A computed fold for a 118-nucleotide RNA from a pig gut metagenome, annotated as FMN riboswitch aptamer (RFN element). Of the family's consensus pairs, 100% are formed in the model. RNAcentral holds the sequence, with entries from MGnify.

RNA sequence: UUUCAGGGCGAGGUGCAAGUCCUCACCGGCGGUAAAGUCCGCGACCCGACUUCCUUUUACGGAACAAGGCUGAUUCGGUGAAAUUCCGAAACCGACGGUAUAGUCCGGAUGAAAGAAA
Numbered sequence: 001u002u003u004c005a006g007g008g009c010g011a012g013g014u015g016c017a018a019g020u021c022c023u024c025a026c027c028g029g030c031g032g033u034a035a036a037g038u039c040c041g042c043g044a045c046c047c048g049a050c051u052u053c054c055u056u057u058u059a060c061g062g063a064a065c066a067a068g069g070c071u072g073a074u075u076c077g078g079u080g081a082a083a084u085u086c087c088g089a090a091a092c093c094g095a096c097g098g099u100a101u102a103g104u105c106c107g108g109a110u111g112a113a114a115g116a117a118a
Base pairs, nucleotide, nucleotide: 001118002117003116004115010024011023012022013021025104026103027094028093029042030041031040032039037092038091046069047068051064052063053062054061074090075089076088077087078086096107097106098105
């Protein structure tokens, strides 16, 4: 420098209306480490100082950048030298805006990015 870099609502119920509620179903970014959504670290979302720029008499306000902040959830049993990572079982978690209340629909996003490859 270039390329790549997120998956998932199927069935039934209630209702004027639900992929949003209820029952069941389904999904799991990146690096590390015995192979991990739940460990450690990071990215994304959200907030945002400094600085620069625009507007203005000044202030207020707006834009770019981004130091920093915020940031969910696991136990038991088994094997083993070693596993909250494997095997068995039972749990749990999932930004913001929209809409009948959303991890799974639509939107910011043909975006950004941990990082991977050449």